Predicted 3D model of an 89-nucleotide RNA (Glycine riboswitch aptamer) from Sedimenticola sp. The organism belongs to Sedimenticola, within Bacteria. Its Rfam family is "Glycine riboswitch aptamer". Rfam links the family to the GO term glycine biosynthetic process. The sequence was found by an Rfam model in a public genome assembly.
RNA sequence: CAGCUCGACUCUGGAGAGCGGCGUUUCAAGCGCCCACCGACGGGGCAGGCCGGCAGGCCAAACUCUCAGGUACCGGGACAGAGGGGCGG
Numbered sequence: 001c002a003g004c005u006c007g008a009c010u011c012u013g014g015a016g017a018g019c020g021g022c023g024u025u026u027c028a029a030g031c032g033c034c035c036a037c038c039g040a041c042g043g044g045g046c047a048g049g050c051c052g053g054c055a056g057g058c059c060a061a062a063c064u065c066u067c068a069g070g071u072a073c074c075g076g077g078a079c080a081g082a083g084g085g086g087c088g089g
Stems, first nucleotide, its partner, number of pairs: 009083005018035001020034005036071003042067001043065003048059004
C1' cells in the first nucleotide's frame, strides 16, 4: 500500500401472541389492578462442543424457561441481503 475477515453505521426484508376486563374520566393516551397468551431484543437453564489422565475448566443454540420484554397501527425485532457515491464552491 492492497486485499480478506470481524464489528459498527446506512438502506431493505423480517415471525409470533387479547384493538382483553375493571378503575381513574364520557372517549383516546397514560397510570393502577386482574386474567389470557407470544418468543426472534436482552436474560436464565440444559442438550451439546472444546481442553484435560482424572478432578475440573471454557464456550454454549433458533432447544427450553418466560424474569424482563411484547400481544391493532406505529415502534421494537433475532436473523438475512445490499452499500460506502457524483457534481459545484